[in-house]
Context: one part of a larger RNA
Order: sequence, then C1' cells, then structure tokens
RNA sequence: UUGGGUUUAAAGGGUGCGUAGGCGGUUUGAUAAGUUAGAGGUGAAAUCCCGGGGCUUAACUCCGGAAUUGCCUCUGAUACUGUUGGACUAGAGAGUAGUUGCGGUAGGCGGAAUGUAUGGUGUAGCGGUGAAAUGCUUAGAGAUCAUACAGAACACCGAUUGCGAAGGCAGCUUACCAAACUAUAUCUGACGUUGAGGCACGAAAGCGUGGGGAGCAAACAGGAUUAGAUACCCUGGUAGUCCACGCAGUAAACGAUGAUAACUCGCUGUCGGCGAUACACAGUCGGUGGCUAAGCGAAAGCGAUAAGUUAUCCACCUGGGGAGUACGUUCGCAAGAAUGAAACUC
Repeated sequence: UUGGGUUUAAAGGGUGCGUAGGCGGUUUGAUAAGUUAGAGGUGAAAUCCCGGGGCUUAACUCCGGAAUUGCCUCUGAUACUGUUGGACUAGAGAGUAGUUGCGGUAGGCGGAAUGUAUGGUGUAGCGGUGAAAUGCUUAGAGAUCAUACAGAACACCGAUUGCGAAGGCAGCUUACCAAACUAUAUCUGACGUUGAGGCACGAAAGCGUGGGGAGCAAACAGGAUUAGAUACCCUGGUAGUCCACGCAGUAAACGAUGAUAACUCGCUGUCGGCGAUACACAGUCGGUGGCUAAGCGAAAGCGAUAAGUUAUCCACCUGGGGAGUACGUUCGCAAGAAUGAAACUC
C1' cells in the first nucleotide's frame, strides 16, 4: 500500500446548522457521455513467450508467430449510471385539528432554613472531637421570643418520570420564543441524505470591567493527630461560588457506542397521543426501561433504542515510551487552546 478496524484492546469529531463534494424514490420519452459489440489505424526495433533454422552442442544468432491488456476514428446496442423533457406520491415539507413537557429568554411573587442587627426573658457556659484544643462568652454568650434586613438555594411531590442537538434543565406565576408527537390525507411534488472547510452553541474551573456577598469554601492562619503531617479531623477564612456584559472553548463533553435509511422471534413495565365494545386476551403511532430467540462478539456482553443483516456519507486508528512534548503557524488579555513531529529507546 491493498486491507482490516473504531463499547471495554489504538481509534466516533463535545453538539448542531450548513457550503463544496459524495450518494439518492416510482414511471415514461429523447440523447448516447460512462458502459458494451464489431471494424479500421496506431501501439519502433531489441528484450520476454511459442514454433522452426544456423554455428559439432550451449551461450549466441536468424526467420515466423503471439503478445504489447493502451490510445484514436467509424458503425451499431440502450439494460444500468449520467444529461435533458414530461408524469406520479410511498421519502421530505406545508396545511388543518388536538396534545405534551424540570425546553429557552425576560419580569413579578412566595415560604422554610441560614446569617446578621435591635429589643425582651434569662445565667454560665457554648461550640467542637475518637479524645481534645484553638475559637465564642459575665462588656451577658449559647438557649428562647418579637421585629427588621440580606443573599443564595428551592424540602415534600420526585419516579430506570419528562424535555432539550449536545452542554444542560426542577418553588409558583405572567409574557414572548422554539420543539416534538398524534389524527387527517387538503396542498407542494424528490424539494432528500451525509457533510471536508465554515458558522453557531458549548458543564465546571479560569480571565476582564462593574455590582453583590447569607451560606459554603481553593489559598492562607491557628488547634490537633503524627517519628514527621506542607494532609485526612477541628476553629477561622480570602478569591470564587451569585448578577450584568465580554473573553475563554476544554471535560471520564460517556451510551467510553457518528449521522441517515431499510430489514430481522417473543415476553414484560412505563410516558404522550389516537382508536374502540368487536373479529376478545388485546390494537396502533412516537418515546423511555428490563429480560430474551436468531444472529453477532476474544469474551464481558449486544440483541427492533443492535455491538444482528445491508446501503450511503463523514470523522478517526495502525506497537509501548519519547509526547499531546519540541519547532513553526493560527487563535487568546493571560492561563492556555488548536494543529502536531523527530532523534533516541524497548
């Protein structure tokens, strides 16, 4: 390289939208580019191969043939692919009528808890631990009652529940936005699918500016533990956590499983629809779980939500270390991110 692979051995891009490109439903006409048949031209010679001949043989050499799988031209064929014209409705989309949800954005409201402040009652402890101590407290703590303020999070419901492309999303309510599903079969008529680049979104931590700061809490300080203890435990505590705007662009971003389409026994839950009392043990569409037949798999296991059987497109892998490093480039305020080797070594 041909290949063979990508749940766990190396390997699915974090996710979507989409450009180029690739691939693409049923039917019919034209065309004849691909495809295919025949003919002609060309494809130098030598070499190679086959059959003969000449040097005593062989090497060598001569003659003839084959081959040169290619390219060009002409004449045909038209199933498939392409191009082009017409038609269709099973893919896709639109319409109509319903339904669903922790889907998104912005605003308003609520109670519990916590902390603080002020006042009342009240007196000697509180707190913390394996045990203690640091810490708080007679300047009246802790406990308890009342009032006020602040910030953050929303107990129960709550569930292999639901929604979202992924990240993610949960008190109640209002407005706006988006989506999916079901039923119908009114419309368009292949408008589809995948998607290199590109664009957008993207947890937590982090960065910038300005707010906010109750609780928690990296760093830090103290007390313990210990041989030591730059930890685990305790008392404190700053960034941060929260909000607005901007940046960053990474995660075990996981189902460690790319997207789309088709096909392939059964059983049993559950969520959202539709249908309906008859053909009666039980329908149908879309999700989400469990167990399994065939099949697959190195096994664990997967098994209509496939890791089964196929098709199309993209991404990625090719022994371990060196190394996701160096160098260069792009991006970034920085932290760093992306791209990404080699020597050497086993």
Small-subunit ribosomal RNA, central domain from uncultured Tidjanibacter sp., 346 nucleotides, folded computationally. Taxonomically the source falls in Tidjanibacter (Bacteria, Bacteroidia, Bacteroidales, Rikenellaceae). The prediction has a mean pLDDT of 86.